This record gives sequence, structure tokens and C1' cells, in this order.
RNA sequence: CACGACAAGGGCAAACCAACCGAGAGGUUGGGACGCAAAGCCACGGAUCCCUCGGGAUAGCCGGGUUACCGAAG
Repeated sequence: CACGACAAGGGCAAACCAACCGAGAGGUUGGGACGCAAAGCCACGGAUCCCUCGGGAUAGCCGGGUUACCGAAG
């Protein structure tokens, strides 16, 4: 460090369920864990989805930007 261990201490939380919000995609909170080394944050490019056609959603679809815990091997 652009690396990532049957390491340590921790972190997040898919499906599904409940309540609430939204026209919808979807979101929030609680329960719950399939997974995740940025599954932290940002819709900038692509993609997909929704739409009342104005716009909107997804960062756990890919890329990009940005910040960051730990430290074996390399």
C1' cells in the first nucleotide's frame, strides 16, 4: 500500500415479518441474518426500476470520487 489472515476487538445487515411514510420504484424504525473489508458517505458516468412526464428510486448492480478501523503473509 492498489494487500486482506480459520488474527484480535469491533462494525454493517439480504430475504422474510410488523408498524409507519410514499402515487410508485422505494424509504424509516424494530425484529431477523443471506452475505459484506468500505455492504461508510456522494446519484458524477453507465445500468435497472418507478412515474402524476416535472421528476424520482437503487451506494447490497458496475465504474468513479471521498473518508476510514485492524495488521499476519505478500
c-di-GMP-I-GGC riboswitch aptamer from a Planctomycetota bacterium, 74 nucleotides, folded computationally. The prediction has a mean pLDDT of 90. Lineage of the source: Bacteria > Pseudomonadati > Planctomycetota. The sequence was found by an Rfam model in a public genome assembly.